[in-house]
Molecule: c-di-GMP-I riboswitch aptamer
Organism: Lacrimispora algidixylanolytica
RNA sequence: AUAUGUUAAAGGCAAACCUGUUGAAAAACGGGGGCGCAAAGCCGAGGGUCUAAGGUGUUUCUUGCACUAUGAUAGCCUAGCCGUGAGA
Numbered sequence: 001a002u003a004u005g006u007u008a009a010a011g012g013c014a015a016a017c018c019u020g021u022u023g024a025a026a027a028a029c030g031g032g033g034g035c036g037c038a039a040a041g042c043c044g045a046g047g048g049u050c051u052a053a054g055g056u057g058u059u060u061c062u063u064g065c066a067c068u069a070u071g072a073u074a075g076c077c078u079a080g081c082c083g084u085g086a087g088a
Base pairs, nucleotide, nucleotide: 012037013036017032018031019030020029021028022027035075041081042080045078046077047076048073049072050071054068055067056066057065058064
C1' cells in the first nucleotide's frame, strides 16, 4: 500500500412511534426514541416502488374514476465515489 474482516476495543448511523415545521401528497427536516445497519456514508445514472399538484381522458358533468413525474424513496436493488476495525 492492497484485499478480506466486527471476535475484541473505540466509535458511527437511527426503524416504528410521539411531537413541531414545510409540502397537494408521497415524504423531508428539527426534538424525543431505538428496530436494526460493516457502509443504514455521499450520489437520483439505470431499474423498482410511492404520491398525483398540474396535465389528459372519462363520468351520473360532480365533489367521482383512470392514466401520467417534472415530485419522493440511497433503511429497495444495481452502478459510481470516499472511508473505520484486532489478528493474518